RNA sequence: AGCCCCAUCGUCUAGUGGUCAAGGAUAUCUGCCUUUGGAGCAGAGGACCGGAGUUCGAAUCUCCGUGGGGCUA
Numbered sequence: 001a002g003c004c005c006c007a008u009c010g011u012c013u014a015g016u017g018g019u020c021a022a023g024g025a026u027a028u029c030u031g032c033c034u035u036u037g038g039a040g041c042a043g044a045g046g047a048c049c050g051g052a053g054u055u056c057g058a059a060u061c062u063c064c065g066u067g068g069g070g071c072u073a
Base pairs, nucleotide, nucleotide: 001072002071003070004069005068006067007066010026011025012024013023018056028044029043030042031041032040049065050064051063052062053061
């Protein structure tokens, strides 16, 4: 330098154009329970890498950029 893949709650992850609220696990916080608790139960907050485009409608498709990984030279 060229090509390919990836980017979603703190972390891991589902989601392949539509609805209600972007779901689950874990962690965190609160409450209950308990002799105590880091165990159990209930609840709360928390995310679509940035910009533009296509479309009635985009996390999802296209382009550009950023970051990460891989291959070739």